[in-house]
Formats: sequence, structure tokens, C1' cells
RNA sequence: CUUCGGCAUCAAGAGUGGGCCCCAACGGGCCCACGCCAACCUGCCCCUCCCGGGCAAGGUGGCGGUCCCCCACGGGGCGAUGCGGCUACGGCAACCAAACGGGACCCG
Repeated sequence: CUUCGGCAUCAAGAGUGGGCCCCAACGGGCCCACGCCAACCUGCCCCUCCCGGGCAAGGUGGCGGUCCCCCACGGGGCGAUGCGGCUACGGCAACCAAACGGGACCCG
């Protein structure tokens, strides 16, 4: 790097403007700008590590998931997203935000 697989989530949340294209129409697709949402990864809040919680800073993602079984709870199929980024491979960046709590280790 590629392929196959694995795990987690799809409850809630969040949009306006402009441009292009398809369609008889309803409607649909793509792009750009600005904005917003959301803790999946990284980082930070915490001091060596772990867990919980917090912070939209770095990296993704989103701002309409769909279908089936079931009275319901719930389950399943398909689909989607995530399981950091850049690099000259030596390293580099990650806010002026945030809230801490518990445990392990160590010392007395």
C1' cells in the first nucleotide's frame, strides 16, 4: 500500500445563499461560499497510566438512512460513518476553550 475480515454507532441534533446539470412535471443530482451540528479517532482539561466526564483545537462525518419481522420490547437485511492528519520519514501542527471525579502505579 492492497485485499479479506472485526468492532462501534446510525436515539437526538444541525441550513441559508449562489451556480451547474437531469426531468414534461413533481422532483432529483453535483459544486462553491458562509454557517451550524455531533465526542468516532487524535489532542487537551490531568501531573505516569486506565476508566468516566468535559472542551468542536487537529482529522473524519453530518445538517432526509432505507426495508422487513414483531402488539410492544426488541431483532434482522441492505446501506452509511468512524476505528486521526501532514511529512522532506528526521519529524511537524492540534484554541485565548474546558471540569473535574474514581481507580492503578509510586512514595511516606

This is a predicted structure of a 108-nucleotide RNA (SAM-I/IV (S-adenosyl methionine) riboswitch aptamer) from an Alphaproteobacteria bacterium. Its Rfam family is "SAM-I/IV (S-adenosyl methionine) riboswitch aptamer". Rfam 15.1 lists 567 matches to the family in 508 species. Its Rfam clan is "SAM clan". Lineage of the source: Bacteria > Pseudomonadati > Pseudomonadota > Alphaproteobacteria. The coordinates come from a structure-prediction model, not an experiment, and the mean pLDDT is 76.